Notes:
Small-subunit ribosomal RNA from a metagenome, 1424 nucleotides, folded computationally.
[in-house]
RNA sequence: GUUGAUCCCGCGGGAGGCCGCUGCUAGUGGGGUUCGUCAAACAUGCAAGUCUGAGCGCAAGCUCGGCGUAAGUCUCCGUAACACGUCGAUAAUCUGCCCUCUGGUCUGGGAUACCCUCGCGAAAGUGAGGAUAAACCCGGAUGGGAGAUGGAUACUGGAAUGUUCCUUCUCUGAAAAGCAAUGCCAGAGGGUGAGUCGGCGGCCGAUUAGGCUGUUGGUGAGGUAAAGGCUCACCAAACCUACGAUCGGUAGGGGGGAUGGAAGUCCACGCCCCGUGAAGGGCACUGAGACAGGGGCCCUAGUCCUAAGGGAUGCAGCAGUUGCGAACUCUCUACCCUGUGCGCAAGCGCGAUAGGGGGACCCCACGUGCUUACUCUUCGGAGUAGGCUUUUCUUAUGUUAAAAAGACAUAAGGAAUAAAUGGUGGGCAAUACUGGUGCCAGCCGCCGCGGUAACCCCGGAGCCAUGAGUGGGGGCCACGAUUAUUGGGUCUAAAGCGUCUGUAGCCGACAGAGUAAGUUCCUUGUGAAAUUGUUGUGCUUAACAUAACAGAUGGCGAGGAAUACUACUUUGUUAGGGACCGGGAGGAGGCAAGAGAAUGCUGAGGGGAGCGGUUAAAUGCUUUAAUCCUCAGUGGACUACCAAUAGCGAAGGCACUUGCCUAGAACGGGUCCGACGGUCAGAGACGAAAGCUGGGGGAGCAAAAGGGAUUAGAUACCCCUGUAGUCCCAGCUGUAAACACUGCAGACUGGAUGUUGCAUAUCCUUCGUGGGUAUGCAGUGUCGAAGCGAAGGCGUUAAGUCUGCCACCUGGGGAGUACGGUCGCAAGGCUGAAACUUUAAGGAAUAGGCGGGGGCGCACAACCAGGGGUGACGCGUGCGGUUCAAUUUAACACUACACAGAAAAUCUUACCCAGAUCGACGGCAGGAUGAAGGUCAGAUUCAAGGUUUUACCUAACAAGCCGAGAGAUAUUGCAUGGCCGUCGUCAGUUCGUGUCGCAAGAUGUCAGGUUAAGUCCUGCAACGAACAAGACCCUCACUUUUAUUUGCUAGCGGCUUCUCCGGAAGGACCGAGCACAAUAAAGGGACUGCCUGGGUAACCAGGAGGAAGGUGUGGGCAACGAUAGGUCUGUACGGUUCGAAUAUUUGGGGCUACACGCGCGCGGCAAUGGCAGAGACAGUCGGAUGCAACUCCGAAAGGAGAAGCAAAGCCUAGAAACUCUGUCUUAGUCCAGAUCGAGGGCUGUAACUCGCCCUCGUGACGCUGGAAUCCCUAGUAAUCGCUUGUCAACAACAAGCGGUGAAUACGUCCCGGUGCCUUGCACUCACUGCCCGUCAAGUCAACCGAGCAGGGUCUCAGUGAAGACAGGUCUUCGGGCUUGGAUGAACUGAGGCUCAGUGAGGUGGGUUAAGUCGACACAAGGUA
Repeated sequence: GUUGAUCCCGCGGGAGGCCGCUGCUAGUGGGGUUCGUCAAACAUGCAAGUCUGAGCGCAAGCUCGGCGUAAGUCUCCGUAACACGUCGAUAAUCUGCCCUCUGGUCUGGGAUACCCUCGCGAAAGUGAGGAUAAACCCGGAUGGGAGAUGGAUACUGGAAUGUUCCUUCUCUGAAAAGCAAUGCCAGAGGGUGAGUCGGCGGCCGAUUAGGCUGUUGGUGAGGUAAAGGCUCACCAAACCUACGAUCGGUAGGGGGGAUGGAAGUCCACGCCCCGUGAAGGGCACUGAGACAGGGGCCCUAGUCCUAAGGGAUGCAGCAGUUGCGAACUCUCUACCCUGUGCGCAAGCGCGAUAGGGGGACCCCACGUGCUUACUCUUCGGAGUAGGCUUUUCUUAUGUUAAAAAGACAUAAGGAAUAAAUGGUGGGCAAUACUGGUGCCAGCCGCCGCGGUAACCCCGGAGCCAUGAGUGGGGGCCACGAUUAUUGGGUCUAAAGCGUCUGUAGCCGACAGAGUAAGUUCCUUGUGAAAUUGUUGUGCUUAACAUAACAGAUGGCGAGGAAUACUACUUUGUUAGGGACCGGGAGGAGGCAAGAGAAUGCUGAGGGGAGCGGUUAAAUGCUUUAAUCCUCAGUGGACUACCAAUAGCGAAGGCACUUGCCUAGAACGGGUCCGACGGUCAGAGACGAAAGCUGGGGGAGCAAAAGGGAUUAGAUACCCCUGUAGUCCCAGCUGUAAACACUGCAGACUGGAUGUUGCAUAUCCUUCGUGGGUAUGCAGUGUCGAAGCGAAGGCGUUAAGUCUGCCACCUGGGGAGUACGGUCGCAAGGCUGAAACUUUAAGGAAUAGGCGGGGGCGCACAACCAGGGGUGACGCGUGCGGUUCAAUUUAACACUACACAGAAAAUCUUACCCAGAUCGACGGCAGGAUGAAGGUCAGAUUCAAGGUUUUACCUAACAAGCCGAGAGAUAUUGCAUGGCCGUCGUCAGUUCGUGUCGCAAGAUGUCAGGUUAAGUCCUGCAACGAACAAGACCCUCACUUUUAUUUGCUAGCGGCUUCUCCGGAAGGACCGAGCACAAUAAAGGGACUGCCUGGGUAACCAGGAGGAAGGUGUGGGCAACGAUAGGUCUGUACGGUUCGAAUAUUUGGGGCUACACGCGCGCGGCAAUGGCAGAGACAGUCGGAUGCAACUCCGAAAGGAGAAGCAAAGCCUAGAAACUCUGUCUUAGUCCAGAUCGAGGGCUGUAACUCGCCCUCGUGACGCUGGAAUCCCUAGUAAUCGCUUGUCAACAACAAGCGGUGAAUACGUCCCGGUGCCUUGCACUCACUGCCCGUCAAGUCAACCGAGCAGGGUCUCAGUGAAGACAGGUCUUCGGGCUUGGAUGAACUGAGGCUCAGUGAGGUGGGUUAAGUCGACACAAGGUA
């Protein structure tokens, strides 16, 4: 590191130590048992000689002879074995040199090398003749030795076959000297070394189960130093093996090393011990010892020389070379030390050894400086100058050393000669520093970074770690209790065989006795040294060396003691187990007989048009009479009700009734046996369904198949047919979710409640073969204490606590696949891998989300019942698209589209074209030899304040270059703030404390009611609280009080106008007043308060009163959050970009384009109407660059004057629909008004592109709108106009205002949605989710494969070198020649087994951001 989060299982990675390789870097010294990988091939030099024995020679040296060359050195191929380790045996053996003891060393003879002479040969070498010595060789003597027969007595010992003595016989038959030291010979003993044998111990594989023929044993013989089938002849048929033979693979073994707390695991290079080998294979000789690394012979392969005849050679010794490999050194010095061979010794030899060189092989130790002043500083430090010290460095001399180097001592010089590597997101110590890059380049053990602000890349700087080192890759141990003996597990995560019987094995009741094998204790021998530990000692310390002691080698051998436990032998017992007896229970099994309802078919009769089937249909059947009804018959299969949560069985499984046969269990009795038991590897038996073989049978059902539907398709789901099969007999198969996903047996550990069988007691009784209750035993269910468990859960029927035995598991996939074996007729079963791939796969539970799951609610942006629209036409407006120099941009389901934009002619304006302007500050160049600027004039230009020229004025700055700015409607709304939309006209969202849970979390917030509401009530491990809801604020509706100007006027007085003079009208005006209206301030009022009914209550229904009734109406406010929603073009703001242009400004154009598609509106299509005339009634609001009365002019738009009003005062301002009268009379119209023409007006610098208005003319489409879709529940919809915003001008928009004023629900969850509870989930980016397989493409490893060519090993056959043995013959006694049969290397051929290689083609598997087809799984996943 799996998850949104949690617990668990489980693996992957990191952190430690050690060993090789490697990158970068590097100052010194010391120590060390450090330094070629294929047993591949090797140039060159060296690695074994020596000697007072002898001969020759002046010598060097050569030869004979003696000893040595079997050691030392190297290596680890082979070997799974007595090879090794350890303990024993040798009564089955040998032993040169060495030591001790005893005795001896007499006599005679002979040859030969070197040498001389002569041959052969290229060489290596070899032949003949002649002379000669010895410690060379031989004869004899003496002593001795060996064996056998017979006899004797003692000794050793576990055991005589041994030793000793006597007798007889047979065989053999010693010597080297020298004056001496010292040799030599014989015998005995010792020592050392070796041979042989035995017990025990230590690898993997059963996908190796049988092996073996000298094999196993015996008798006899041969052979050996020696037992033995070691070899041979004969006889017998044995021997080894599941305690793993044989075969295959791998491997030298041990002391030890690494790691670890330990148990262990892994390793084997160096040092020590043992073994093995010397190019591959074989053989013997010599010798005390070899079958001999630097000796011999033969074969094979390689290399070299050659005169082609023939010869030579063996680095797994030290250096070194080639090839190979990830990978390991100098062709050094010396015998100085240690050791060894020879020698009396001096000595000689020794690539053993001692030393040096090289290597960042390991370990240890030290250093790369300290300080003062000044300057700079990011305060860490750095630079300059000076001082101090000298481990180290350089130089010189001396001591040590075989030599050299080094070390040590002394002196001089001089901070001099000396720091890297890796990291810096987490694990994991150390940067929110900087530049670059932009899912690119790259990093990353693992998780993960990188798509324009990278703390993860590449650089710089800082910092961290270690430090002469530090990183990377590989391996081993630990981590890993992920192999679990100590010390794990198996209901659901991987894991209990489908079940039983039972062999080996393992385990086993109570009591007594014996033995002493296990066991325990004591004594003793051995277990090499080095290594390890402790304490000392010696190098300046340390590493290192060394001494003593300890430990360890967890062992083996010998002797003794004990007897609890285990074992063995034996005697008993009865609790386990078994047998027996008794009456009951049972779908237990087998065979046979019988019965029954129903389906189908057949026959007869009745009947006469449909039947059948489905969501709906069709195929199908039917006038040759179906379906339907009645009767009769036939045939096969099955066994309703009883029936259950019950019973039986080992499991599979078992159901009509009766009979016969067979088996098991429970209960009760306590008669018999006396541990007879438990489990069980292999083995055997049984074993559903399907399937197979043979023979029957076949009614119904029904794979396959046919047809009809469904569908985009439908090889399915649905329907109609229908064959195997299902049934029986005989065999085979041997598997299932064969499940309780829970092996068998035994013991112990609280209960409660059902049910079945048996027994006992008691009660009732209809007296029945009835029933109830309680207790015990046995079975079978449910709930639950403790305990256990990751949890779910289990819980005397354990998944609790223990015991015995068996089976099985060790990340996911590949794969239950391949190969091999075995079983099967086949299908297939059992056993059962690897390469490769992957960081997770998985279990249980939690919170969400989702469901073509369930339940309860809610709402006109849901439906229903209704009203009115949109969608058709014309126009306005917005968007897309297209076009264009530009048609600036944002916004795209609901939540973009009369939206930003509450108003684009210029401006706005961000777009296009053309022109022009601008740089704070710093540096460089320029500038009193005059910069920038100003005035007049000219040129340029559509124009210009711009540019440029001349003259004059003024007088200090300056944009030519490099930086850096101002500015930017440039970019990033996915870097942000703020604001806003939507979920949401919702009723939810949380907290504190407590409790529950290992935890995530739960509870509270749930249940029953109720509400608009998590509103309230009752209950409850919860009790309280917060934000939302409500309350609150504003508005409207009633009313009271107060107030009265600019408002109002009932009454009073004036006044004005008109008059028919009676009077009438008038708040325009004055007085007066504040009753009314209005205005605006404070109050009141409504609270389910009252009544009736229901209800525990909350509350609900109805009623009264009231202006208003159940939140009174309408608004405001509006949770935790979510949507990377919108806005960088309102402003703000991080980063990036432009910076003389993406800044600023001027003119013109564009945003107004137009084939077309969409949205929002306006106008209509007409009579509920149009037109004309007359008449009536509002309320918001606005007004000084303003609203403008009124008058005049004009047909009108409008114009000219102009009072009033900074407003309860004046103005905009005559509301319209409406009412009355008239007309039109259903028509493209007196409807409708688009479009176009002409003439005017207004605003403005300017109406061409591109404004609005008026008048006249023109008079298009349109006759109520398809699919679909929107809004609305009352002063609402609909309809009518008015005002304001923007504004110079322009309203079909928006925001407000009033007028007229309905219809229909009083419900529901059907559609779409939403809240709560519950359920399932493989979803959590959350169903627009997840996910499977074929096909197509790339790539990887594997398997099969006709074959092809090899390696290893075994067997057989043929040929057969060589040596030994035996015989013959010759001999100068050295040997030669020859024969024989065995052994037998090597070569050739054939076959078996095995290992890799290669192979046309084939097969499945793994893997790979965005391919194709479907939709199999996860929700009831849409057929569980």

The sequence is in RNAcentral, with records from SILVA. The coordinates come from a structure-prediction model, not an experiment, and the mean pLDDT is 81.